The RNA shown here (Bacterial large signal recognition particle RNA) has 266 nucleotides.

[in-house]
RNA sequence: CUGCGCGUAGGUGGGGAGUUAGCGGCACCCUGUAUCUGAAAUCCGCUAUAUCAGAACCGAACGCCUUUCUCGGCAAACGUUAUGGAAGGCCGCGCGUCGUAAGGAACGUUGAUAGCAAGGUCUUAUGCAACGCAAACCCGUGAACCGUGUCAGGACGGGAACGUAGCAGCACUAAGCGGUGCUUUGCGUGUGCCAUAAGGUAGCUUUGAAGGAGUCACCUGCGGCGUUUCCGCUUCGGUAACGUUUGACAAAAAAGGAUCGCGCAG
Numbered sequence: 001c002u003g004c005g006c007g008u009a010g011g012u013g014g015g016g017a018g019u020u021a022g023c024g025g026c027a028c029c030c031u032g033u034a035u036c037u038g039a040a041a042u043c044c045g046c047u048a049u050a051u052c053a054g055a056a057c058c059g060a061a062c063g064c065c066u067u068u069c070u071c072g073g074c075a076a077a078c079g080u081u082a083u084g085g086a087a088g089g090c091c092g093c094g095c096g097u098c099g100u101a102a103g104g105a106a107c108g109u110u111g112a113u114a115g116c117a118a119g120g121u122c123u124u125a126u127g128c129a130a131c132g133c134a135a136a137c138c139c140g141u142g143a144a145c146c147g148u149g150u151c152a153g154g155a156c157g158g159g160a161a162c163g164u165a166g167c168a169g170c171a172c173u174a175a176g177c178g179g180u181g182c183u184u185u186g187c188g189u190g191u192g193c194c195a196u197a198a199g200g201u202a203g204c205u206u207u208g209a210a211g212g213a214g215u216c217a218c219c220u221g222c223g224g225c226g227u228u229u230c231c232g233c234u235u236c237g238g239u240a241a242c243g244u245u246u247g248a249c250a251a252a253a254a255a256g257g258a259u260c261g262c263g264c265a266g
Stems, first nucleotide, its partner, number of pairs: 001266006010058003013031004021047005035055005064257005074247010085236004091232002094227007102220003106215002116208006122199006128192002130189007137181001138179004147172004155164003
């Protein structure tokens, strides 16, 4: 130096989260391939030398330890976009109401606002007219008998003359019915304001005198108060994707370090 064997050291995955005084494990997640069996989440075993018990395999190695890096993923923060949740009338928008009077509109020197005077509207009383109703009056109609007058015919009385009662008819009427209305009387009324008197002066309106420029709040604007979470906005907290940064990290890679044992053979 090479080969074979042994199996002392070492190793046969790692990481995250959770739990724990702390460590490791079963269980959960990521990575990727790195033995097996038993126990183990109201847990099991340990103590900074930090699973326990047993078996198997690799073996001085490309293995082991440390550091760096890091495609694979993980976590956190920030940002953007999208999507949905909750809250806020103590934001916008909308709506209502009050005020203001900048603009518009309307009215106004053919005279505004405010004020003065006299009226009307209002109340009461007394009347008048109208209207409605009723009655009277007028006209018409109107009594088989139980209205009046006249009473043909006929009846009765009478010797006669004549008389008596009296139906129909006619006329006039009662009760009743109908009609008219230039009339009269009575009753009445959201009719008329017609008359007189008294009352009233807050509202509306008319007129007169005076005075001399504004009135209004309809629309827009401005302000106050209130209301509504529909939409926008604000705040909070989610989900997904993308991006940036940071952190640790599996595998791979790089550097360094440690151990580099024993036996046999050539």

The coordinates come from a structure-prediction model, not an experiment, and the mean pLDDT is 75.
It was read from a public genome assembly, where an Rfam model found it.
Rfam family: Bacterial large signal recognition particle RNA. Rfam classes the family as a non-coding RNA gene. About the family: The signal recognition particle (SRP) is a universally conserved ribonucleoprotein involved in the co-translational targeting of proteins to membranes.